RNA sequence: CGGUGCAAGAGGCAAACCCGCCGCGAGGCGGGGGCGCAAAGCCCUCGGGGCUUCCUGCUGGGAGUCGGCCGGGCUACCACC
Numbered sequence: 001c002g003g004u005g006c007a008a009g010a011g012g013c014a015a016a017c018c019c020g021c022c023g024c025g026a027g028g029c030g031g032g033g034g035c036g037c038a039a040a041g042c043c044c045u046c047g048g049g050g051c052u053u054c055c056u057g058c059u060g061g062g063a064g065u066c067g068g069c070c071g072g073g074c075u076a077c078c079a080c081c
Stems, first nucleotide, its partner, number of pairs: 002081004012037002017032006035068001041074003046071003049066007
């Protein structure tokens, strides 16, 4: 540097749900809580998709939101090769 990720070790993150706050909403933040995750770390100004909202006669379009939807990009602990 590259590959692999079962095991081991140090750990990390935190689903549903509950409480509080913000938001028209999807949802976000904090606390609790653990379903799970070898990148469940970061990127939506990389592509697709879901959801919210507005416009539209329709195909559709605008804005928003989801990184724990998929693909992709970048970075990272440990072990082994």